[in-house]
Context: one part of a larger RNA
RNA sequence: CACCGCCCGUCACGUCAUGGGAGUGUGUUGUACCAGAAGUGGCUUGCCUAACCUUCGGGAGGGCGGCCCCCACGGUAUGAUACGCGACUGGGACGAAGUCGUAACAAGGUAGCCCUAGGGGAACCUGGGGCUGGAUCACCUCCUA
Numbered sequence: 001c002a003c004c005g006c007c008c009g010u011c012a013c014g015u016c017a018u019g020g021g022a023g024u025g026u027g028u029u030g031u032a033c034c035a036g037a038a039g040u041g042g043c044u045u046g047c048c049u050a051a052c053c054u055u056c057g058g059g060a061g062g063g064c065g066g067c068c069c070c071c072a073c074g075g076u077a078u079g080a081u082a083c084g085c086g087a088c089u090g091g092g093a094c095g096a097a098g099u100c101g102u103a104a105c106a107a108g109g110u111a112g113c114c115c116u117a118g119g120g121g122a123a124c125c126u127g128g129g130g131c132u133g134g135a136u137c138a139c140c141u142c143c144u145a
Stems, first nucleotide, its partner, number of pairs: 003108001005105001008101002011098001013095004018090003023085012039070001041068004046064004052059002111132009
């Protein structure tokens, strides 16, 4: 590059991240219960028993076995939490030359904007209330020259 300007939203296409989402996977963890290897410890009316004691009967001690406590892994139920995946779905950002219209910027061709309600392919439209950050014309008041 100055109205042959600027510019808004839907829709279409592409890329990226993201919210919702029946559910699903993995990790961490709480509670209750089940179960309980190995082992320490405790008990032991059963069996066995070389060193010590012995009145020669046995005793002490020890071993095996049995029971109990603690308890790893595991199991059941029910919670918490973190990270992924997830049909479908919501908007978002971005992307030279796509579609529909033209809402805003000039009085932008219905002044605009704000709140609110309803409506509409979309920008938006209509009603109610509010603001001037509205142009134009007329009059009045005030200020400056």
Molecule: small-subunit ribosomal RNA, 3' minor domain
Organism: uncultured SAR86 cluster bacterium